This is a predicted structure of a 91-nucleotide RNA (c-di-GMP-I riboswitch aptamer) from Desulfonatronum sp. Its Rfam family is "c-di-GMP-I riboswitch aptamer". Gene Ontology term of the family: cyclic-di-GMP binding. It was read from a public genome assembly, where an Rfam model found it. The coordinates come from a structure-prediction model, not an experiment, and the mean pLDDT is 90. Lineage of the source: Bacteria > Pseudomonadati > Thermodesulfobacteriota > Desulfovibrionales > Desulfonatronum.
RNA sequence: AUCCGACAAGGGCAAAGCACCUGAAAGGGUGUGACGCAAAGCCACCGGCCUACGUUUCGUUUUCACGGGAUAAGGUAGCGGGGUCGCCGGA
Numbered sequence: 001a002u003c004c005g006a007c008a009a010g011g012g013c014a015a016a017g018c019a020c021c022u023g024a025a026a027g028g029g030u031g032u033g034a035c036g037c038a039a040a041g042c043c044a045c046c047g048g049c050c051u052a053c054g055u056u057u058c059g060u061u062u063u064c065a066c067g068g069g070a071u072a073a074g075g076u077a078g079c080g081g082g083g084u085c086g087c088c089g090g091a
Stems, first nucleotide, its partner, number of pairs: 002091004012037002017032006035078001041084003045081003048076003054071007
């Protein structure tokens, strides 16, 4: 430096649920809690997925407004790929 995670040690993170806060929502934060994780550290670059305030379109309606469709500029790094940094052990 590259590959691997069988054994071992010291550790690390924390799904669902619940409470509070935040957001239009998806989601996020803190606490609690452990389903799991060898990058479940970090980055939305590619694909996927989630959401649709706003925008747009169609319908209803005198209007106000209501309903359907489309849309990421919003998310997800614990969906996959990629990038980047890194602990221990083995080859």